[in-house]
Predicted 3D model of a 348-nucleotide part of an RNA (small-subunit ribosomal RNA, central domain) from an uncultured prokaryote.
Context: one part of a larger RNA
């Protein structure tokens, strides 16, 4: 390489958009490029293979055949693929009328809690723990009442509920804005799927500049515990956590399951629409989502099972014994931290 694979054994890219490329619905002409069949030419000789012969045999040599799976020309076929033409509507897209939603962005508003400040009441403790101590408090703490300030997060509702491509998204209101879904239907007429590179998005932590800083809290300090305790527990506490702009580009970025399309028993819960009838309690049916169980089938087993890990097709990514190593070197990117691409010796 061929092949075999990728939920958990090695292996699905974190996610999307999209370039090249690959692949692509249906009717009917056309072309004959691919494809198929026949013929002709060529495919040097030697060698390889087969047969025969020569040297007393063999190696070796001689003759003949086959082969040279290829290329070119030509004749023919036209199912399939391709090119081109006229069409079609089922894929796709669309306009129209509804619907649900923590989808995104900006601005404003609200209450509870926490801490701090001021004032009142009030007096000796409070706090913390397994027990304590560090700590706070007669300069009046803790508790309680009233007032004020600040920042961050939004209890209940809340739900294997919803939305988003993923990361993710939760108080209320307004404005701007993306997607989805249902009903019915003129129009377009394959406009589609995937997607190497590329481009964009991308939790937390971290970085740069400037703000902000209530609570929490790496580092750090102290108190305990302990043989020790650079920890677990306690008292403090700085970066950070928050905002704006710019970087970083990684995660058990997980459903450890790439995207798309078709087909293949059911049962039951729930979310959002539609339909027909109606005895208004619910039941029937249909489309889209989200769960549980389960048949066939699949699987090494566990399990999966119309939301497939079943049966097939198309395209992309990835794997190829363990360690060395996701490391070194080089390249690219980054302010840095580092990221990405990615070996070998050696060893079992």
């Nucleotide at each position: 390489c061929u092949g075999g694979g990728c939920g958990u054994a090695a292996a699905g890219g974190g996610c999307a958009c999209g370039u090249a490329g690959g692949c692509g619905g249906u009717u009917u002409g056309u072309u004959u490029a691919g494809u198929u069949a026949g013929g002709c030419g060529u495919g040097a000789a030697a060698g390889c293979c087969c047969c025969a012969g020569g040297u007393u045999u063999a190696a070796c040599c001689u003759g003949g055949g086959a082969a040279u799976u290829g290329c070119g020309c030509u004749u023919a076929a036209u199912a399939c693929u391709g090119g081109g033409g006229c069409g079609c509507u089922g894929g796709a897209a669309g306009g129209u009328g509804g619907g649900a939603g923590a989808g995104g962005a900006u601005g404003g508003c609200g209450g509870a809690a926490u801490u701090c400040c001021c004032a009142g009441u009030g007096u000796a403790g409070a706090g913390g723990u397994g027990a304590a101590a560090u700590u706070c408090g007669u300069a009046g703490a803790u508790a309680u009442u009233g007032g004020g300030a600040a920042g961050a997060a939004c209890a209940c509702c809340g739900g294997u509920g919803g939305c988003g491509a993923a990361g993710g998204c939760g108080g209320c209101c307004a404005c701007c804005u993306g997607g989805c879904u249902c009903g019915g239907c003129a129009c377009u007429g394959a406009c589609g799927c995937u997607g190497a590179g590329g481009c964009g998005c991308g939790a937390a932590a971290g970085c740069g500049u400037g703000g902000g800083g209530a609570g929490c809290a790496a580092a750090c300090a102290g108190g305990a515990u302990u043989a020790g305790a650079u920890a677990c527990c306690c008292u403090g506490g700085u970066a950070g956590u928050c905002c704006a702009c710019g970087c970083c580009g990684u995660a058990a970025a997980c459903g450890a399951u790439g995207a798309g399309c078709g087909c293949u028993a059911g049962a039951u819960g729930u979310c959002g629409g539609g339909g027909g009838g109606u005895u208004u309690a619910g039941g029937c049916u249909u489309c889209g989502g989200u769960g549980u169980c389960g048949c066939a089938g699949c699987u090494a087993a566990c399990g999966c099972a119309u939301u497939a890990a079943g049966c097939a097709c198309u395209c992309c990514g990835c794997c190829u014994g363990g360690g060395g190593a996701g490391u070194a070197c080089g390249g690219u990117c980054g302010c840095a931290a580092g990221a990405u691409u990615a070996a070998a010796a050696c060893u079992c």